[in-house]
RNA sequence: CUCUUAUCCAGAGAGGUGGAGGGAUCCGGCCCUGUGAAACCUCGGCAACCAAAAGAAUCGAAAGAUUUUUUAAGGUGCCAAAUCCGGCAGAAAAAAAUUCUGGAAGAUGAGAG
Numbered sequence: 001c002u003c004u005u006a007u008c009c010a011g012a013g014a015g016g017u018g019g020a021g022g023g024a025u026c027c028g029g030c031c032c033u034g035u036g037a038a039a040c041c042u043c044g045g046c047a048a049c050c051a052a053a054a055g056a057a058u059c060g061a062a063a064g065a066u067u068u069u070u071u072a073a074g075g076u077g078c079c080a081a082a083u084c085c086g087g088c089a090g091a092a093a094a095a096a097a098u099u100c101u102g103g104a105a106g107a108u109g110a111g112a113g
Stems, first nucleotide, its partner, number of pairs: 001113008013043005021032003026087004044079003049075002051071003055068005083105001088102005
């Protein structure tokens, strides 16, 4: 980098360095930011994907799988706002505005190449 698969309306920030941007990309909005952006460092935290334990139920010939509960040492990840919102398609008497459903794109984990 590519492919497969699961999740994405919950949760969780202080200090130091730094010094103007940031919210993935493009466009349109809307926000954050000199009461200090990005980035880096330290410490802390969240969560439960990988992981561990236990009981029960279902499926299965078995191995095992799924669901549920608990834990958090380790590997990742994350710690403004729904992935900040929209863009494409469809539905709602549907033109505008709005709402909903699906998609696209993206992020993260696990597995494969």
Predicted 3D model of a 113-nucleotide RNA (SAM riboswitch aptamer (S box leader)) from an Anaerolineaceae bacterium. The coordinates come from a structure-prediction model, not an experiment, and the mean pLDDT is 82. Its Rfam family is "SAM riboswitch aptamer (S box leader)". Its Rfam clan is "SAM clan". Lineage of the source: Bacteria > Bacillati > Chloroflexota > Anaerolineales > Anaerolineaceae. It was read from a public genome assembly, where an Rfam model found it.